[in-house]
Molecule: SAM riboswitch aptamer (S box leader)
Organism: Streptomyces tateyamensis
RNA sequence: AGCUCAUCCAGAGGGACUGAGGGAACGGCCCGUUGACGUCCCGGCAACCUUCCUACCGGCCUGUAGCAGGCCCCGGCAGGACAGGUGCCAAUUCCGGCCUGUGGCGCGCCCGCGUCACGGGGAAGAUGAGGA
Numbered sequence: 001a002g003c004u005c006a007u008c009c010a011g012a013g014g015g016a017c018u019g020a021g022g023g024a025a026c027g028g029c030c031c032g033u034u035g036a037c038g039u040c041c042c043g044g045c046a047a048c049c050u051u052c053c054u055a056c057c058g059g060c061c062u063g064u065a066g067c068a069g070g071c072c073c074c075g076g077c078a079g080g081a082c083a084g085g086u087g088c089c090a091a092u093u094c095c096g097g098c099c100u101g102u103g104g105c106g107c108g109c110c111c112g113c114g115u116c117a118c119g120g121g122g123a124a125g126a127u128g129a130g131g132a
Stems, first nucleotide, its partner, number of pairs: 003130006013042005021031003026096003043089003048085003051081004056076002058072006093124001098121010
């Protein structure tokens, strides 16, 4: 690099350095010399993986009439802590492109098409986890 799965309308910024582009590509729309993007430092957000705590379920063991007590090697679920591994801290992944639903408007009506708004799915991408 490629594959599988999950998530992507929530949340979280200051300083130093640098100096012209940046938001992946394209179209749009934004950010940016009142210093963006990037790098570093500090801070924060979140809870994907690991870890820990609590409740419940489940499971196991002992005794038992109902049931009670104990335990967590394996498991499920909810809440919490935030220690470790990541991630993230403008705008929904900033919006859209492909398919589709509803509604408005236009093409005189139906059909069909176009356009706008709001949804659903997909594509692409990002992040995490896993496997070869």